Predicted 3D model of a 349-nucleotide part of an RNA (small-subunit ribosomal RNA, central domain) from an Arenicellales bacterium. It matches the Rfam family "Bacterial small subunit ribosomal RNA". The RNAcentral record of the full RNA draws on ENA.
Context: one part of a larger RNA
RNA sequence: CUGGGCGUAAAGCGCGCGUAGGUGGUUUGGUAAGUCGGGUGUGAAAGCCCUGGGCUCAACCUGGGAACUGCAUUCGAUACUGCCUGGCUAGAGUGUGGUAGAGGGAAGUGGAAUUCCGCAUGUAGCGGUGAAAUGCGUAGAGAUGCGGAGGAACACCAAUGGCGAAGGCAACUUCCUGGACCAACACUGACACUGAGGUGCGAAAGCGUGGGUAGCAAACAGGAUUAGAUACCCUGGUAGUCCACGCCGUAAACGAUGUCAACUAGCCGUUGGGGGCGUUUGGCCCCUAGUGGCGCAGCUAACGCGAUAAGUUGACCGCCUGGGGAGUACGGUCGCAAGAUUAAAACUC
Numbered sequence: 001c002u003g004g005g006c007g008u009a010a011a012g013c014g015c016g017c018g019u020a021g022g023u024g025g026u027u028u029g030g031u032a033a034g035u036c037g038g039g040u041g042u043g044a045a046a047g048c049c050c051u052g053g054g055c056u057c058a059a060c061c062u063g064g065g066a067a068c069u070g071c072a073u074u075c076g077a078u079a080c081u082g083c084c085u086g087g088c089u090a091g092a093g094u095g096u097g098g099u100a101g102a103g104g105g106a107a108g109u110g111g112a113a114u115u116c117c118g119c120a121u122g123u124a125g126c127g128g129u130g131a132a133a134u135g136c137g138u139a140g141a142g143a144u145g146c147g148g149a150g151g152a153a154c155a156c157c158a159a160u161g162g163c164g165a166a167g168g169c170a171a172c173u174u175c176c177u178g179g180a181c182c183a184a185c186a187c188u189g190a191c192a193c194u195g196a197g198g199u200g201c202g203a204a205a206g207c208g209u210g211g212g213u214a215g216c217a218a219a220c221a222g223g224a225u226u227a228g229a230u231a232c233c234c235u236g237g238u239a240g241u242c243c244a245c246g247c248c249g250u251a252a253a254c255g256a257u258g259u260c261a262a263c264u265a266g267c268c269g270u271u272g273g274g275g276g277c278g279u280u281u282g283g284c285c286c287c288u289a290g291u292g293g294c295g296c297a298g299c300u301a302a303c304g305c306g307a308u309a310a311g312u313u314g315a316c317c318g319c320c321u322g323g324g325g326a327g328u329a330c331g332g333u334c335g336c337a338a339g340a341u342u343a344a345a346a347c348u349c
Base pairs, nucleotide, nucleotide: 004320005319006318007303008302012317014201015200016199017198021194022193023192025088026087027086029084030083031082033081034080035077036076037075038074039073040072041071042070049065050064051063052062053061054060091191092188093187094186095185096183097182098181099180103177104176105175106174107173108172109171110154115149116148117147118146119145120144121143125136126135162169163168206247207246208245209244210243211242215241216240220236221235222234223233258316259315260314261313262312263311266294267293268292269291270290271289272288273287274286275285276284277283298305299304322349323348324347331342332341333340334339
């Protein structure tokens, strides 16, 4: 290179936006670059191939032909692709009117609970475990009542539910703001899809500076357990968890399933919107966008997938190529660091 693959065997970048590039709806006319046909020139000879001839044959030598799949030029063809041109509306988008939503950012507010503090009642235990002990308590704990402080998280509603590109998002109110869906029309007129580089977002942990610290809790200390126990259990407890700003850029970042589009039996739920018919509080049917459970065909090594495809196809990107060595070394880039990213080889089975 030709191939074969990527749910679980190796393999879909964590997710968007988007540059180059690749690909691209329907139709008119033109052009003739790609494409197709003819001619001409060239494509040395030898060799290969076909067919004759010469050495007694053959190897070998030799005549002729074919071939040289190419290049250049010229004359044509115009279906398809490209280019130019003019239209179209089915893709895409804009407008109008609605709808649902933990989508995002900021400010404010609320109640329950834990802890701590004060006061009061009250007395000997509390706490904890498999059992205990460390611990707390007569300097009055625990329990109970009232008041106060502060931080963090928002029970019920709650769902197989909703929103978001992903990460993720849940008390309430207000302000700012993104997207989606539905209905009927009007408008723009291919404006589209994908996307190497690039760029932005990106859980938790971690890092920097400054705050904050109720609960929880790496590290740490003590008590137990045990042969030991640097653990599991218990009592404490610091970073951290929270906030602001700035880094980090990784996860079983998972649907282990890239994005977009078209096509291909049904049945049952559920969320949002719309329509139709009713016996109009209760119902049934249809369309549409999600989200679930089964299931035909088909696919699959099987498991399973099955209109939310892993079915049948097209466009574009990413990735894989035996195990270990190794996601390591070296070098580069990035980072304050931790490290991240890119990424081998020897050797070995």